Background:
Guanidine-I riboswitch aptamer from Aquirhabdus parva, 177 nucleotides, folded computationally. The RNAcentral record of the sequence draws on Rfam. Its Rfam family is "Guanidine-I riboswitch aptamer". About the family: This family represents a conserved RNA structure found upstream of the ykkC and yxkD genes in Bacillus subtilis and related genes in other bacteria. Model confidence (mean pLDDT): 76 of 100.
Formats: sequence, C1' cells, structure tokens
RNA sequence: AAAAAAGGUCGCUAGGGUUCCGAUUUAAUAUGAUGCCUUCAAUCUGCUUAAGCAGAAAAGCAAUCAUGCGAAAUGACUGGUCCGAGAGCAACCGAUGUGAAUGAAGCAUUGCUCAAUAACAUGUUUGUUUAGCACUGUUUAUCGCACAUUACACGGCGGGACAAAAGCCCGGGAGAU
Repeated sequence: AAAAAAGGUCGCUAGGGUUCCGAUUUAAUAUGAUGCCUUCAAUCUGCUUAAGCAGAAAAGCAAUCAUGCGAAAUGACUGGUCCGAGAGCAACCGAUGUGAAUGAAGCAUUGCUCAAUAACAUGUUUGUUUAGCACUGUUUAUCGCACAUUACACGGCGGGACAAAAGCCCGGGAGAU
C1' cells in the first nucleotide's frame, strides 16, 4: 500500500423511544353518598282534631369521596404493541477444508441374457455390435454423507427513517491502535 463469502436469512436479547393499549395525574361534567344551611307554600309522620310546635322529605350551597362517558398532560411510567445490534446469543442456509469407494452417478474389466449382423465346420458353433443385469475396480470424490473451520474487531461529532429514539442506517465510514 492492497484484498475480502471479514457471507446471507430468520428468531431472540442488551439497548431504545412513545403512534396504539395499559398506568398515573389534572380540569371540567353527570350521577350517587356524606356535610352545611333554610322552613314561605305544598307533601308525609308525631303531639287526640284545628291552630301551633317538632321531625322527615324536598329546594339551595359549596366541599370531600366513589363511579361513568369522553378530554389533556406525563416515558426522570414497571409493562403489552413497536424499533433493535459488524464488533451480543442461538438456529438454518451458504462458503472452504478433511475423511470415507457400505448410498447415487459416470467410466473400465469380466460374466450372463435378448436382439441385430458376419463366417463356414451348419452346430447346444465362432466373431463383432447395441441394450439390459450382475461382480469387481475406479473417480486430483461429480452428487449425496460425516466431521471441522467461518477468526479478530477501540471508535466519535454529525446526519437519516418511522410516532419517536437507539449498540437501527450512513458505518468494519472519519479517526485511533
């Protein structure tokens, strides 16, 4: 100074934020409960009726609590959904190497069978060729199989995407060693 199958996919994790769900908070509102206040009229109860008195209920008031439909805010909210590692994990695929000739395939020898063809000695003959089957051998081991390897790896600022952020992407980049 140069090279890269320093490969790829999927699942998960560290990590990350906030669209959605959930959680928390706030304000408003509705209903109910509790509380306060009032007693004019009407209603109910008691004092035997009336009058009168007392109580209940009702009306009003603001406060507290609970519940309901929605709203807003909060990720210095555990979570679900979501994003997610070159330098995290696991699996699978790929790549490379080694081994084996008990699988498949190709090739070769030999044998057998069918067929074609040639010869003369016309036979249960001989030769050649195609095809099939079998044995054996063979392959810098073609496919498949088994095993192994797939190492190492500090790192900004800044920018980009999705709702948003990040050990995501730019990026095994700049830089450092």